[in-house]
Context: one part of a larger RNA
RNA sequence: UAGCGGAAGGGCACCACCAGGAGUGGAGCCUGCGGCUUAAUUUGACUCAACACGGGAAAUCUCGCCUGGCCCGGACACAGUGAGGAUUGACAGAUUGUGAGCUCUUUCUUGAUUCCGUGGGUGGUGGGUGGUGCAUGGCCGUUCUUAGUUGGUGGAGCGAUUUGUCUGGUUAAUUCCGAUAACGAACGAGACUCUGGCUUGCUAAAUAGUUACGCGACCCUCCCGGUCGGCGUUUAACUCCUUAGAGGGACAAGUGGCGUUUAGCCACACGAGAUUGAGCAAUAACAGGUCUGUGAUGCCCUUAGAUGUUCGGGGCCGCACGCGCGCUACACUGACCGGAUCAGCGUGUCUCUUCCUUGGCCGAAAGGUCCGGGAAACCCGUUGAAUCCCGGUCGUGAUAGGGAUAGGGAAUUGCAAUUAUUUCCCUUGAACGAGGGAUUCCCAGUAAGCGCGAAUCAUUAGCUCGGGUUGAUUA
Numbered sequence: 001u002a003g004c005g006g007a008a009g010g011g012c013a014c015c016a017c018c019a020g021g022a023g024u025g026g027a028g029c030c031u032g033c034g035g036c037u038u039a040a041u042u043u044g045a046c047u048c049a050a051c052a053c054g055g056g057a058a059a060u061c062u063c064g065c066c067u068g069g070c071c072c073g074g075a076c077a078c079a080g081u082g083a084g085g086a087u088u089g090a091c092a093g094a095u096u097g098u099g100a101g102c103u104c105u106u107u108c109u110u111g112a113u114u115c116c117g118u119g120g121g122u123g124g125u126g127g128g129u130g131g132u133g134c135a136u137g138g139c140c141g142u143u144c145u146u147a148g149u150u151g152g153u154g155g156a157g158c159g160a161u162u163u164g165u166c167u168g169g170u171u172a173a174u175u176c177c178g179a180u181a182a183c184g185a186a187c188g189a190g191a192c193u194c195u196g197g198c199u200u201g202c203u204a205a206a207u208a209g210u211u212a213c214g215c216g217a218c219c220c221u222c223c224c225g226g227u228c229g230g231c232g233u234u235u236a237a238c239u240c241c242u243u244a245g246a247g248g249g250a251c252a253a254g255u256g257g258c259g260u261u262u263a264g265c266c267a268c269a270c271g272a273g274a275u276u277g278a279g280c281a282a283u284a285a286c287a288g289g290u291c292u293g294u295g296a297u298g299c300c301c302u303u304a305g306a307u308g309u310u311c312g313g314g315g316c317c318g319c320a321c322g323c324g325c326g327c328u329a330c331a332c333u334g335a336c337c338g339g340a341u342c343a344g345c346g347u348g349u350c351u352c353u354u355c356c357u358u359g360g361c362c363g364a365a366a367g368g369u370c371c372g373g374g375a376a377a378c379c380c381g382u383u384g385a386a387u388c389c390c391g392g393u394c395g396u397g398a399u400a401g402g403g404a405u406a407g408g409g410a411a412u413u414g415c416a417a418u419u420a421u422u423u424c425c426c427u428u429g430a431a432c433g434a435g436g437g438a439u440u441c442c443c444a445g446u447a448a449g450c451g452c453g454a455a456u457c458a459u460u461a462g463c464u465c466g467g468g469u470u471g472a473u474u475a
Base pairs, nucleotide, nucleotide: 020442021441022440023439024438027328028327029326031324032323033322034321035319036318043054044053065314066313067312068311069310071308076119077118078117080115086113089108090107092105093104094103126303127302128301130300131299132298136296138290139289140288141286142285143284148187149186150185152183153182154163155162156161166178168177169176192279193278194277198248199247202245203244204243205242208239209238210237211236212235213232214231215230216228217227218226219225254268255267256266257265258264330435334394335393336392337391338390339389348379355374356373357372359370360369361368362367401432406427407426408425409424410423411422448470449469450468452466453465454464
């Protein structure tokens, strides 16, 4: 000096607890992992830091696995054969999963591109989702979301080392105040970047609107009037609403307490805000993950009967079982049927149409078809979303709760749907009556409920990433 154990004091964290909420664990299903099975069920990862992870929703492809079949994409050099032909391709029949001349029969065709052998299994960079992440780079994850880390000069010690980096107060913070054999610094923290909330001030807008005006329709009509997302590429003016640039705005600034009257803390007032949420993130490490992200890469292996590549089929989906993330539920705060009524993130067809789709027609629906619009603040689209609200039916029953599992039928995507891609219709109607021990996440527009968009995507979300809507209890 470091580790471990213990004692006292101080401080911190919902990957700890408390007070609680929603659960998970029990059921059915989806999905990942193990096991079992299998020609193959390719494989990595296994406490936090593996297991809806590999952006991993695999019908073909992907694809690495299994079963079979072609091909060479074996450069270059040397030597050989060789124009009296090195070689290439092929109809038909046999053969074959095959309209592979793959091989055989049969002959034609081609014309120095190749073939046989050696260098040599070499290299300018030959290929390999073959091995090794315990040979590596890079990237990521984690220790580790805490406040920590390090020189120089000086002091102490023979030295390793220590002081600086601290008794105290304070802070989210090694943040500051102060103390002081230390002084003066650096990284990290903070600052910073993005985002949310305010702007009746500026700049603007026929790709956003508003207010007037005119016309039209409807309602009340005694009129004045009221409603209209209904019409006005010119009838005006403007930018409150919408959009987005430049700015402004908050600094613990004001007041009162507490405090060395320091750093700061508490309360109040004024205010759209008096801690919005993320990103980034030091030093030292791990033999953490990745050679299956790479035309990053060492070494090893293989290389023509291929571990290269491509084609056909199968598999990754297989089911006595165990575990993990989830979805749907067990109903009346509900289900169903009508009616009413409100979002915000996004996305969308390029040089060929394969995208997003309004409207009309057909159809029970899924869907089909015909005109259109949109490479988009212009069209879909005022995205008329769902919880929610109103009215009715049901009435505690495995029930009109639940929707697994099956049977039949209809479409769509695709070359192809069987082991059912997905969707729709009819029928079927299982467990499940709130889940033991255990355990996860979380403090404000948060948890939870609810639907929406994107990514993947020919087709397909129970996943993930976003975005809004309703909105607690407790501390």

The part of an RNA shown here (small-subunit ribosomal RNA, 3' major domain) has 475 nucleotides and comes from Cardiosporidium cionae. The prediction has a mean pLDDT of 81. RNAcentral holds the full RNA, with entries from SILVA. Rfam family: Eukaryotic small subunit ribosomal RNA. Its Rfam clan is "SSU clan".